[in-house]
Predicted 3D model of a 73-nucleotide RNA (transfer RNA) from a marine sediment metagenome. Model confidence (mean pLDDT): 82 of 100. Its Rfam family is "tRNA". Rfam's curators write: Transfer RNA (tRNA) molecules are approximately 80 nucleotides in length. By type it is a transfer RNA.
RNA sequence: GCCAGCGUAGCUCAGUUGGUAGAGCACGGCAUUCGUAAUGCCGCGGUCGUCGGUUCGAGUCCGACCGCUGGCU
Numbered sequence: 001g002c003c004a005g006c007g008u009a010g011c012u013c014a015g016u017u018g019g020u021a022g023a024g025c026a027c028g029g030c031a032u033u034c035g036u037a038a039u040g041c042c043g044c045g046g047u048c049g050u051c052g053g054u055u056c057g058a059g060u061c062c063g064a065c066c067g068c069u070g071g072c073u
Stems, first nucleotide, its partner, number of pairs: 001072007010025004019056001027043005049065005
């Protein structure tokens, strides 16, 4: 330098025909227990990498950048 994949909650990841952003773990509260753990219920948490474009509407489609990973040279 060229090619491909990925970037969504603190972490691991879903979101597969464009139509209100979700799960598990973690964290907080409550219940349960003599107490802890475990378990149950509730809650908190997001500029969907950045900037533009298309569209009535974009996490999703298009472009350019940035970052990470792998391959080729």
RNAcentral holds the sequence, with entries from MGnify.